[in-house]
RNA sequence: CAGGCUGGCUGGGUGAUCGCUGAUCUUGUGUUCCGGCUUCGCCGGUACACAAGAUUCAGAGGAAAGUCCGCACUCCAGAGAGCACGGCGCCGGGUAAUCCCCGGGAUGAAGUAAUUUGUCGGAUCGGGCCACAGAGACAUACCGCCGAAGGACCGCAAGGUCCAGGCAAGGGUGAAAAGGUAGUGUAAGAGACUACCGGCGUCCGCAGCAAUGCGGCGGCCAGGCAACCCCCGCCGGGAGCAAGGCCAAGCAGGAGUGGUACCUGUCUGAGGACAGGUGGGAAGCGGCUCGUUUCCCUGGCUUUAGCUGAAAAGCGAAGGUCGAAGCUCCGGGUAGGCUGCUAGAGCCGUGCGGAGACGCACGGUCGAGAGGGAUGAUCGCCGGGACCGGGUUUCCGGUCUUACAGAAUGCGGCUUAUAAGCCGGCCUGGGAU
Numbered sequence: 001c002a003g004g005c006u007g008g009c010u011g012g013g014u015g016a017u018c019g020c021u022g023a024u025c026u027u028g029u030g031u032u033c034c035g036g037c038u039u040c041g042c043c044g045g046u047a048c049a050c051a052a053g054a055u056u057c058a059g060a061g062g063a064a065a066g067u068c069c070g071c072a073c074u075c076c077a078g079a080g081a082g083c084a085c086g087g088c089g090c091c092g093g094g095u096a097a098u099c100c101c102c103g104g105g106a107u108g109a110a111g112u113a114a115u116u117u118g119u120c121g122g123a124u125c126g127g128g129c130c131a132c133a134g135a136g137a138c139a140u141a142c143c144g145c146c147g148a149a150g151g152a153c154c155g156c157a158a159g160g161u162c163c164a165g166g167c168a169a170g171g172g173u174g175a176a177a178a179g180g181u182a183g184u185g186u187a188a189g190a191g192a193c194u195a196c197c198g199g200c201g202u203c204c205g206c207a208g209c210a211a212u213g214c215g216g217c218g219g220c221c222a223g224g225c226a227a228c229c230c231c232c233g234c235c236g237g238g239a240g241c242a243a244g245g246c247c248a249a250g251c252a253g254g255a256g257u258g259g260u261a262c263c264u265g266u267c268u269g270a271g272g273a274c275a276g277g278u279g280g281g282a283a284g285c286g287g288c289u290c291g292u293u294u295c296c297c298u299g300g301c302u303u304u305a306g307c308u309g310a311a312a313a314g315c316g317a318a319g320g321u322c323g324a325a326g327c328u329c330c331g332g333g334u335a336g337g338c339u340g341c342u343a344g345a346g347c348c349g350u351g352c353g354g355a356g357a358c359g360c361a362c363g364g365u366c367g368a369g370a371g372g373g374a375u376g377a378u379c380g381c382c383g384g385g386a387c388c389g390g391g392u393u394u395c396c397g398g399u400c401u402u403a404c405a406g407a408a409u410g411c412g413g414c415u416u417a418u419a420a421g422c423c424g425g426c427c428u429g430g431g432a433u
Base pairs, nucleotide, nucleotide: 001429002428003427004426005425006424007423008422009421010420012382013381014380015379016378017377018376020059021058022057023056024054025053026052027051028050029049030048031047033045034044035043036042037041061404065415066414068413069412070411071410072409073240074239075238076237085236086235087234088233089232090104091103092102093101094100105120106119107118108117109116110115121231122230126229127228128225129224130223142171143170144167145166146165150163151162152161153160154159179197180196181195182194183193184192198221200218201217203216204215205214206213207212244339245338246337247336253330254329255328256327257326261278262277263276264275265274266273267272279297280296281295282294283293284292285291286290299322300321301320302319306315307314308313346365347364348363349362350361351360352359353358383402384401385400386399387398388397389396390395
């Protein structure tokens, strides 16, 4: 210098105009409470609500995202333990906790390398499965080899043929067929035996906290799947801030109070009916003991005296009983409002411990809190990047561009998206000294 690997960080700056959310302050209005006085209303203070204002202050992220793990917090359920069910699974450590992180182990894969990446309890508890092919998928014999010793036959004999039988070396099938190579051995063979290699062991020694490694010894050799059931160990109650708490219109419900009165006119055969007014009540307005405007109420049942009627029947003072408008109170609670709510496993710095994740100590600091859901829009200037032109080591001009994305109870992780840029470490190749 070129190419590559890896760890960490930043995520534009600034100004003007118009807006949004919160805090603080000021002013005004209203209400509550307290105090004072020249006491039937004023003054001062306090708290709350509403409105206006302040050249006041603050106002998204590294992922706020996916909601995949783990917690805090809240309510509900629940004696304890076990079973069932689900999750996790090499070892050690970190942590509030984790399927997260750090360090280590075994075993593969890619790369010259730096480095990256896959897998991980148990197959001698037991059951189950192993497609196709193949005789056989866990014990078997299709082709094959032998046929010594035994039987039958042939042959003078050597020997040959057939059989009983033996074998698992070779062939073939397959992802996989009870180690591999060489030798001994044999009728042919075979861990049957020997050496080396591989593999196994609840054995021994050493190293290590451990996983495990190294050495020895032993037996000679064992198929795979546990993401099929199963066994072993560990962990796990459910729902979630629309959790939960407080206040509380209207409508409906309950309890109480209230009590439907009087006058005039018209009609009717009569009881009575209709209309108007006075009356009762609510709200608003005004000059507020009052007036005025608008609206609501002015009935059922029973039936005595009585009345009408030819009768059937109807009405019916008083009485009994239920009860109108309206008013007061009560419980639950909808709309709505307040809270939970942002000071926390917080952030920054320094020192110490640790290989690291991380921990401890000290100091500093406060950094959004919406809810029909704010954090924006427009216009410049300066940066960054790409391209083009001029100049040709630094410069000037123009055009384009400046990502992914938007808090919603909080926190720790993981995963995914991301223009452009910065810093550190390492590897390989080439060159110079």
Predicted 3D model of a 433-nucleotide RNA (Bacterial RNase P class A) from a Chloroflexota bacterium. It matches the Rfam family "Bacterial RNase P class A". The family's RNA type in Rfam is ribozyme. The sequence is in RNAcentral, with records from ENA.